[in-house]
Context: one part of a larger RNA
This record gives sequence, C1' cells and structure tokens, in this order.
RNA sequence: CUGGGCGUAAAGCGUGCGCAGGCGGCUUUGUAAGACAGGUGUGAAAUCCCCGGGCUUAACCUGGGAAUGGCGCUUGUGACUGCAAGGCUUGAGUUCGGCAGAGGGGGGUGGAAUUCCACGUGUAGCAGUGAAAUGCGUAGAGAUGUGGAGGAACACCGAUGGCGAAGGCAGCCCCCUGGGUCGCGACUGACGCUCAUGCACGAAAGCGUGGGGAGCAAACAGGAUUAGAUACCCUGGUAGUCCACGCCCUAAACGAUGCCGACUAGGUGUUGGGGAAGGAGACUUCUUUAGUACCGUAGCUAACGCGUGAAGUCGACCGCCUGGGGAGUACGGUCGCAAGAUUAAAACUC
Repeated sequence: CUGGGCGUAAAGCGUGCGCAGGCGGCUUUGUAAGACAGGUGUGAAAUCCCCGGGCUUAACCUGGGAAUGGCGCUUGUGACUGCAAGGCUUGAGUUCGGCAGAGGGGGGUGGAAUUCCACGUGUAGCAGUGAAAUGCGUAGAGAUGUGGAGGAACACCGAUGGCGAAGGCAGCCCCCUGGGUCGCGACUGACGCUCAUGCACGAAAGCGUGGGGAGCAAACAGGAUUAGAUACCCUGGUAGUCCACGCCCUAAACGAUGCCGACUAGGUGUUGGGGAAGGAGACUUCUUUAGUACCGUAGCUAACGCGUGAAGUCGACCGCCUGGGGAGUACGGUCGCAAGAUUAAAACUC
C1' cells in the first nucleotide's frame, strides 16, 4: 500500500465536546479547476515484444513495426464533483405552550437502627460457634425504662420503572442549574455529519493538607481449625470508608456491540407525551410519538444467537486487529508528590 475483519475467536478509544481534515439536502444561472472526448507535441538510442534479413545453425548482428506508468499544448462538452451568485424547506436549529424525571451543585431538615455516655429497675450470666475458646460481666454485664451525644446510610414506596454522554444518580423541603420529549403555528434557511492532535468529565482503591470517625473493616493481635493454616470461622482492631480542597485517570469503565442517517413482517408488556371514539364517571378501545423489555419473519451468523433499539440492506467519518509466548514488558519520551499511567519494541522460543 492492498485485502479481510472487530457481540463471544485478535480487534470499538471509558465517555463527551470539538479545531484541522474527510463527507454533505432540493433547485436555477454562470464558470471550466477536476472529469470526458477529438487533434497534436514529447516520451533519445540500445534493451523487451512482433514480422523479416545476415553469419552452414544458435548465441550474436541487423531492417521495419509495436510498445513506452506518463507529461505538455490545443479545440470541444457541460451530465457529475468543485468554485461563484441566487432561490427553496424536507436535514439542522430558534420561538411559543405543555409534560415526566434518584440529571447536576448548594443549603436546611426528619424518623428508624447501630454504638457510646448518665441515671433507674434487676441478677448471673452475656456474646460467639459445627463444637469451642479468646472476649465482656458481681468494680453489677446482658435484659429493660428514661434522657443525652455522635457519625453514616436512607426500610416500605421500588419496578422487568425513571434520569444522565459515560462514570453514575434514591428519605423530605428550599434555592441555583443542564438536558430530554410531546404539540399547533410562526421564524432562520443547509447553519449539517464525523472527527487525528487537543480540551473536559471519568467507579473503586490510592496520594497530599485540614477536619470527622457511629457502624464496617485491608494491615495487625489473639482464639480456634489443621499435618501445617501467614486462610476460610470467632473475639478485637488501625488505615480507609465520611467532609472540604488538590491530585491520581484505571476497571469484566460491558450491550464485551463507535457515532450519524436511510430502508426492511409482525406480536406482547411497560414508562412519558399527543390525538380520536365510547362511557354519567372511574376508565376502556384505537392510533401516533419518544424511551425501555420479551418473542419472532425475511435476512445475517462458524455456531450461539441478532432480528425496525440489528449482529439485516446500504452510505459518511473516526478508532482498532493481523499466530501463541516473550509483553502491555524493556528502553526512550510525556504525565504524576508517589503508587504508577500512557505511548510501545526486540532478541529468543513454539
């Protein structure tokens, strides 16, 4: 470079925004850069190829022709791409009116429960296990009642439910704020799609500084178990888990399925919105739209399975793969306080 691929065999960047780049709706006119057609110049000779000729053949020599990725000049065409100017409304967006939601940030507040503290009642056990022991308790535990402190998480509702780009988001109330979707009309007039580099966000664990610390609990200690037991079980228990600010930037970051658009049987459930019919009403039925699940036709698939939310049929753009191990390692670069992250080989070997 080309080919074939990327749900599970190697392969979709964790997610978004987005410059350059690539690609781009309907229509009119012009232009002629691309494109196409004609003419013409050049593309040295030798070599290669074709048809001949000469050495007794051949190699070799030789005549003619063909060929020569291409490049230039010129004339023309005007469908397509580009460029210029103009128009359009279907793509995209704005406005107006509704709606749903654990979407995000901040503040406040509530009850249950665990633990601890004080006091009352009360007495010999409690806790724990397969069984025990360590542990707690006559200095009065556990149980029970009242009061108080403090931290963390929000039972039921709760869902096969909702929202968010992903990570993720759940008691209740208030403030600030992003997005989505539906519906009638109006408006802008291609303003679009994708996106290397870049920027932003990014669970948990971990790191820095300062707080906080109820429960849980790496490490650690003890008790058991066992041949041993640096474990599983038990009693304790520190980082941490929580908050603020700043880092880290990884994951089975998964739908193991990039994003956008178009097209291609149906059926069942459910969430949000609109419309129609019926009904006194609760509501029921039909339909439409945006999600979210299950089954399934054609088709696809190695099979499993996917199947209008495609892994079907196509188009645009990006990322990635190219036998196993060595290795997501070494070296170098970049980033980081560190832990490390990212980019990423080779020898050798099967």
Small-subunit ribosomal RNA, central domain from a metagenome, 350 nucleotides, folded computationally. Its Rfam family is "Bacterial small subunit ribosomal RNA".